Small-subunit ribosomal RNA from an uncultured bacterium, 1459 nucleotides, folded computationally.

RNA sequence: AUUGAACGCUGGCGGCAUGCCUUACACAUGCAAGUCGAACGGUAGAGGGCUUCGGCCCUUGAGAGUGGCGAACGGGUGAGUAAAGCAUCGGAACGUACCCUGUCGAGGGGGAUAACGUAGCGAAAGUUACGCUAAUACCGCAUAAGACCUGAGGGUGAAAGUGGGGGACUGGAAACGGCCUCACGCGAUGGGAGCGGCCGAUGUCGGAUUAGCUAGUUGGUGGGGUAAAGGCCUACCAAGGCGACGAUCCGUAGCGGGUCUGAGAGGAUGAUCCGCCACACUGGGACUGAGACACGGCCCAGACUCCUACGGGAGGCAGCAGUGAGGAAUCUUGCGCAAUGGGGGAAACCCUGACGCAGCAACGCCGCGUGAGUGAAGAAGGCCUUCGGGUUGUAAAGCUCUGUCACGUGGGAAGAACGAUCUUUUGUGAACAGCAGAAGAUCCUGACGGUACCACGGAAGGAAGCACCGGCUAACUCCGUGCCAGCAGCCGCGGUAAUACGGAGGGUGCAAGCGUUGUUCGGAAUUAUUGGGCGUAAAGAGCGCGUAGGCGGUCGGGUAAGUCAGUUGUGAAAGCCCUGGGCUCAACCCAGGAAGUGCGACUGAAACUGCCGGACUUGAGUACGGGAGAGGAGAGUGGAAUUCCUGGCGUAGAGGUGAAAUUCGUAGAUAUCAGGAGGAACACCGGUGGCGAAGGCGACUCUCUGGACCGAUACUGACGCUGAGGCGCGAAAGCGUGGGGAGCAAACAGGAUUAGAUACCCUGGUAGUCCACGCCGUAAACGAUGGGCACUAGGUGUGGGGGGUAUUGAUCCCUUCCGUGCCGAAGUUAACGCAUUAAGUGCCCCGCCUGGGGAGUACGGCCGCAAGGUUAAAACUCAAAGGAAUUGACGGGGGCCCGCACAAGCGGUGGAGCAUGUGGUUUAAUUCGACGCAACGCGAAGAACCUUACCUGGGCUUGACAUCCCCUGACAGCCCUGGAAACAGGGUUUUCCCUUCGGGGACAGGGAGACAGGUGCUGCAUGGCUGUCGUCAGCUCGUGUCGUGAGAUGUUGGGUUAAGUCCCGCAACGAGCGCAACCCCUACCUUUAGUUGCCAUCGGUUUGGCCGGGCACUCUAAAGGGACCGCCUCGGUGAACGGGGAGGAAGGUGGGGACGACGUCAAGUCCUCAUGGCCUUUAUGCUCAGGGCUACACACGUGCUACAAUGGGCGGUACAAAGGGUUGCAACCCCGUGAGGGUGAGCCAAUCCCAAAAAGCCGCUCCCAGUUCGGAUUGGAGUCUGCAACUCGACUCCAUGAAGGCGGAAUCGCUAGUAAUCGUGGAUCAGCAUGCCACGGUGAAUACGUUCCCGGGCCUUGUACACACCGCCCGUCACACCACGAAAGUUGGUUGCACCAGAAGUUGCUAGGCUAACCCGCAAGGGAGGCAGGCACCUAAGGUGUGAUUAAUGAUUGGGGUG
Repeated sequence: AUUGAACGCUGGCGGCAUGCCUUACACAUGCAAGUCGAACGGUAGAGGGCUUCGGCCCUUGAGAGUGGCGAACGGGUGAGUAAAGCAUCGGAACGUACCCUGUCGAGGGGGAUAACGUAGCGAAAGUUACGCUAAUACCGCAUAAGACCUGAGGGUGAAAGUGGGGGACUGGAAACGGCCUCACGCGAUGGGAGCGGCCGAUGUCGGAUUAGCUAGUUGGUGGGGUAAAGGCCUACCAAGGCGACGAUCCGUAGCGGGUCUGAGAGGAUGAUCCGCCACACUGGGACUGAGACACGGCCCAGACUCCUACGGGAGGCAGCAGUGAGGAAUCUUGCGCAAUGGGGGAAACCCUGACGCAGCAACGCCGCGUGAGUGAAGAAGGCCUUCGGGUUGUAAAGCUCUGUCACGUGGGAAGAACGAUCUUUUGUGAACAGCAGAAGAUCCUGACGGUACCACGGAAGGAAGCACCGGCUAACUCCGUGCCAGCAGCCGCGGUAAUACGGAGGGUGCAAGCGUUGUUCGGAAUUAUUGGGCGUAAAGAGCGCGUAGGCGGUCGGGUAAGUCAGUUGUGAAAGCCCUGGGCUCAACCCAGGAAGUGCGACUGAAACUGCCGGACUUGAGUACGGGAGAGGAGAGUGGAAUUCCUGGCGUAGAGGUGAAAUUCGUAGAUAUCAGGAGGAACACCGGUGGCGAAGGCGACUCUCUGGACCGAUACUGACGCUGAGGCGCGAAAGCGUGGGGAGCAAACAGGAUUAGAUACCCUGGUAGUCCACGCCGUAAACGAUGGGCACUAGGUGUGGGGGGUAUUGAUCCCUUCCGUGCCGAAGUUAACGCAUUAAGUGCCCCGCCUGGGGAGUACGGCCGCAAGGUUAAAACUCAAAGGAAUUGACGGGGGCCCGCACAAGCGGUGGAGCAUGUGGUUUAAUUCGACGCAACGCGAAGAACCUUACCUGGGCUUGACAUCCCCUGACAGCCCUGGAAACAGGGUUUUCCCUUCGGGGACAGGGAGACAGGUGCUGCAUGGCUGUCGUCAGCUCGUGUCGUGAGAUGUUGGGUUAAGUCCCGCAACGAGCGCAACCCCUACCUUUAGUUGCCAUCGGUUUGGCCGGGCACUCUAAAGGGACCGCCUCGGUGAACGGGGAGGAAGGUGGGGACGACGUCAAGUCCUCAUGGCCUUUAUGCUCAGGGCUACACACGUGCUACAAUGGGCGGUACAAAGGGUUGCAACCCCGUGAGGGUGAGCCAAUCCCAAAAAGCCGCUCCCAGUUCGGAUUGGAGUCUGCAACUCGACUCCAUGAAGGCGGAAUCGCUAGUAAUCGUGGAUCAGCAUGCCACGGUGAAUACGUUCCCGGGCCUUGUACACACCGCCCGUCACACCACGAAAGUUGGUUGCACCAGAAGUUGCUAGGCUAACCCGCAAGGGAGGCAGGCACCUAAGGUGUGAUUAAUGAUUGGGGUG
């Protein structure tokens, strides 16, 4: 885009179309084919007349019958049909009622029979007998132009009348005829038109898992039959006919014009309309007829339905309506013959569910409307909001207009032509009858329908929905929900901030519709003719030989099949397209044109293809001469090695492995020597060397044999290429029969390894490997690359042959043909790559592919002894599977290089006791967070109350805190009562600041509401801050270049560095964030400055830098200097840089700190703070008391103290740094064993204090012991802080004196002023330190080195990973579901063959029964002919048997798919 649609929501009007796609299922009822009295007999009834009442006559005339015509059209449906059909184009052996046009006739007779009457049977349908009668019914006779037959003489065969009118003549009593005339008919026979039957060619779906089919089959002859050719039928004869260009069989299907789609080519389709065909309940059959094997006819059989008196009968909507059923689904039991058309009729007319109309249905197409203008206070309301506003929105209201549609009233067509009557006229005719034609006048005919249309009336009044809004795709917010409910066309949304679910507001798109579902085509170049591919994505057959077929070299000639051109016939109409016209437009309709790419016929052309014939040599082949080769087959021969056997020598092991063991060996192995046996394979040469079609071929000799190559001539003369089927070859393994069997070695056994080890390793070992013959027929049978020919830069190897040049020659060089490699241009390719050995450019032929899985499987066929091979699906399932390349990440890949990473060392942890944190457990609560490194002496720089977030209980509700409003008042303090306190009640004391005197402000009390409050949730909504990789050397950008692109280059490479640090090179050139440096501390020096610091010199001294004095020194704290590979030397590329040296306080970033790139971990924190959203509001807020965070069977982390003599204890004695101090540090002195207490000088601190540094050093003691080690635990007594040390503080003294004797597996820190060890200070803090932070004192050991562990950097490689190896992923098993295969079978459908039986019926034969017309006969009767009946052939349904095929189902079973 489309639709005969359906479903959901919605629905104003009109026009035009369309409307059982399913059950060719079954049908109630009505209607759908009749008509003609001008063919015939006759006539109920009605009206009129006459009557002798018996009846008769006239007019009109129903029903039934005989007869004619029609009923074979029109209408329906698509079951069947793959050809008997249909389409297109042709053909010859035919028919044709009605119609048109010719010719010739139409004479004269006869016998019946319906109706009817009478009688009978039957429930009915119907029927029987007898009797009467007519015809345009039927039958002879006559005639025969033409027709037919023929022996060409001849023979055969026909008819019907009816109606109107009529002058003369005529019959008759009349009626009525004859006759004439007209009209309609009748017979025979020509022609025509239209229609129909038949034949041919071409085209016309799928399946080869259907490959062979065929006996009337193919042809002939005779006969029959038909309207007609013909095996259409029959007898005989022959043995043909069809088929890979798809016969036969199976499935599916009406075909075409057209319709839908598409740029087209195509694809799909075959409703409505038109043409053809087929069918009419199912099957068979004929009759009648011009035509049927007949939708509304007949006979038979069958199924079904109905009626029945049970004896019998009736029926066929796939006509129009309508009903039931089926279904997602498809209409009124309407009106009318007015029009168009059809049948009958002379006509009037009748009939017509054809048709014309109306009804129902938005089912489709088309048109119209639901109002227009104005209108900002941007109303109200809704929604959103950053609270300012935004949006709905000129939208509404309001004001001003208009009047389509609908409604009402009034008017009101066209569709009507015909026909009838009359007049005129023409023709016929004897005629002024009649009839026919023409013209005119009048009258009459409309279902639709009072419809279309027009006017008027009132009135914005009655008329908008549906879908969508994550991307594709146009349109965004809020709320609800919380992987629920749900959505979804694909991708995918939803797990608490959902533009994706549901609702709302808003928006977008269409609009009387809008969506959904289904269908078809397109997009899809995704079956590729136009217009694809096959190295790696799916796809080259394992290889050859070759049949059919396809394709085919050069030059003439001929031909004209293909091809091309012209002319012509046809290609129905409708439709599509164009033009014009008619409905107000359009849809729709009408007219004309074009087109219809096709097929046929004729004429012409001759380039190309084909065909015929001739010639040629270049394609192809043959002959000749050469050389190369693991080419093939057979026979023979050889040496090395393994094994076995015999003998010698010889002794304890051998063998085997990562290490072992099984195994062999004292019965003598292994090793070694000699001899022998046997089988298999052929070292070196050996080479991207050779040969072969491929598989493949490797010692030597001989025989037989295939192919290729080179050279030069001669010959043949297109003999060629490819190759569906077919045939052959075809590694290894495997199979059969018979041999052989040394080594090796599936299976198997044992030993190891391992968690296991049906493996890898070892010891053995059978098939097999070998030979002969026969099968198998596969492979990563690979160059993953079919064969042939031609063309298109080169360079460099190598094998075989030839030529040339140089050379005496070996040999070298140049060149040519064939083969075999590598590199590479153009080109090509998705890329990788290929590139004269193409994957480039062309031509020819073959094979093959069409998403993944299922599956190279099932079933079937073929092959095979088997194993199995070959051919080869479907259901179901997935939204991918896959290729190449890119960036990462990863690797028990590689290279290079770092780091206390290992190693080398020192000291620890893990064991003990205690401290502390965590888990767990417990609890009313043990608040919360942190969880590998990177949680666990972490948040916490300090939980007795407080803190505090937790628990129990007591209280408060505008609140403990903020802002706003109103009223009142200072507030506060103190005392008493109750209470655990909060708090409540009472008492008492006191009265802030400013003022313009109105009041205002601060504060407090009371009140109302807005609001406060929340350590409640979400760190996965966030900001900020932080950890970590990691102080690792990386991370990027601009421009350029390369690549289709991702991306690459730069940033890689060679060096160098701590460093992407620097140098060199380079399609890169630059730049940024990082590194380094700049900053701070420290080490040296200088300058400046000199108190509270210092004291060398001078003086004083109470001997204390105490004082005077000084600022040199130390120091303090500010500014500078100094270090830069600067100098020398060597190495290195005259580089970067490195090694060494000098000088220097310091040397190669001197040491330390601060400083942390792009990013990673949804890392940590909503309980620091901030903050979105959610939740809570007499509570999840606030307050108070008490409790808890301090629990304790356990487990882990981090520490402290130890286990002792490098030590403990006691005494004496020396030397720091950095800090802190006024709610503070506190000296001296006194008291206490001590913690501490008392007192209080000094100090807001380079001044005073904390403050004693400790290890150290000097002495004494202890003597290896659970101790004079160790100090836990416990008892007692105290001190201090604090409102308060019970739960639950620290310290002191006395007493007690536990574990512990250096710590399993494992594991941590540290490279120098470091580890270790020693003490000191600080923050927090009332008090509480083994923690944390800081400070100094003493002060080591070791680093060969980078193999290994861990982490990291760069390059490279593989990858099926990308949540990135903590990845991905395979198979079994278990469970659930699904489809499929097999299966003893079972049940259906379709169908073949054989046989039985055989209705109706045609035909033939018969016909002794019956028989009007004709013949004979006076008659009786006979004949001819016919009929019943019988027989025969054929044959439907039916039956029996046996096959085939297809479908369903089946215990069980097999694999497959999904979860």
Its mean pLDDT, the model's own confidence on a scale to 100, is 86. The sequence is in RNAcentral, with records from ENA and SILVA.